């Protein structure tokens, strides 16, 4: 130095152009002598920036992290 892959909630992970979702965690309730389980709500999220497009998590360009591969 090429080349191919990944970034989505606190974490783990879905959505192949049209209301971003589950699960866990935080939080609050019910329950219980307490506390755990359970069961109820509630809150939070598309790496940065640019372009396409009526509409972008999805296409395309950069730019950043990480990983894997060839020399």
């Nucleotide at each position: 130095g090429g080349g191919c892959g990944a970034u989505u909630a606190g974490u783990u992970a879905a959505a192949u152009g049209g209301u971003a979702u589950a699960a866990u965690u935080c939080c609050g309730g019910u329950u219980u002598c307490c506390a755990a389980a359970a069961c109820c709500g509630u809150a939070g999220u598309u790496g940065g920036g640019g372009g396409u497009u009526c509409g972008a998590u999805u296409c395309c360009c950069u730019c950043a992290u990480c990983g894997c591969u060839c020399g």
Molecule: transfer RNA
Organism: Candidatus Kaiserbacteria bacterium